[in-house]
């Protein structure tokens, strides 16, 4: 330090609905919720899916997939 696991131990976030706010939208952000998550931490680098737009672009989506990067606990 790699790699595997979630058993062991601290915890952690929070799907789908609601309610308040923001956005033309997608969606966000707070607050209730818990459907799942071994990184559901972070990053729009590829992909791909959505949106506004109309034929040139903007933007959303990290819990849709790769990668990049950090992080407990235990075994090898």
């Nucleotide at each position: 330090u790699c790699g595997u696991g979630a058993a062991c131990a601290a915890g952690c976030c929070a799907c789908a609905c609601c309610c308040c706010g923001g956005g033309c939208g997608a969606c966000c952000g707070g607050g209730g919720g818990c459907c799942g998550g071994a990184a559901a931490g972070c990053c729009g680098c590829g992909g791909g899916u959505c949106u506004c737009a109309g034929c040139a672009g903007a933007g959303a989506c990290g819990g849709c997939c790769g990668g990049g990067u950090u992080g407990c606990c235990a075994c090898c």

A computed fold for a 76-nucleotide RNA from Desulfobacca acetoxidans, annotated as c-di-GMP-I riboswitch aptamer. The sequence is in RNAcentral, with records from Rfam and Ribocentre. Model confidence (mean pLDDT): 87 of 100.